[in-house]
RNA sequence: GAGAGCGUAGCUCAGUUGGUAGAGCAACGGACUUUUAAUCCGUAGGUCAUGGGUUCAAGUCCCAUCGCUCUCACCA
Numbered sequence: 001g002a003g004a005g006c007g008u009a010g011c012u013c014a015g016u017u018g019g020u021a022g023a024g025c026a027a028c029g030g031a032c033u034u035u036u037a038a039u040c041c042g043u044a045g046g047u048c049a050u051g052g053g054u055u056c057a058a059g060u061c062c063c064a065u066c067g068c069u070c071u072c073a074c075c076a
Base pairs, nucleotide, nucleotide: 001072002071003070004069005068006067007066010025011024012023013022019056027043028042029041030040031039049065050064051063052062053061
C1' cells in the first nucleotide's frame, strides 16, 4: 500500500425478513444461612464506534471517517 472481518450493558457475546435492544457473568437490593460462600428472587445498567444518507421506521441497508484483528504485497 491492497483486500477481508469485527466494533451492541462493566466483561464475553446473541440479535432471524428493516418493525418494542437481549442473554450469561459481574454490580446492587432481598430471601436463605450463626456468618461468609453457594443457591434462589428481584433491580439497575445502552450515544448499537463516530458522522452522514435512504426509509413511515435503521443495531440491521448505503457512504465516509476512527479503532482493532487477519491475509497478501513492498521496504529493511
Source information:
This is a predicted structure of a 76-nucleotide RNA (transfer RNA) from Fuerstiella sp. Lineage of the source: Bacteria > Pseudomonadati > Planctomycetota > Planctomycetaceae > Fuerstiella.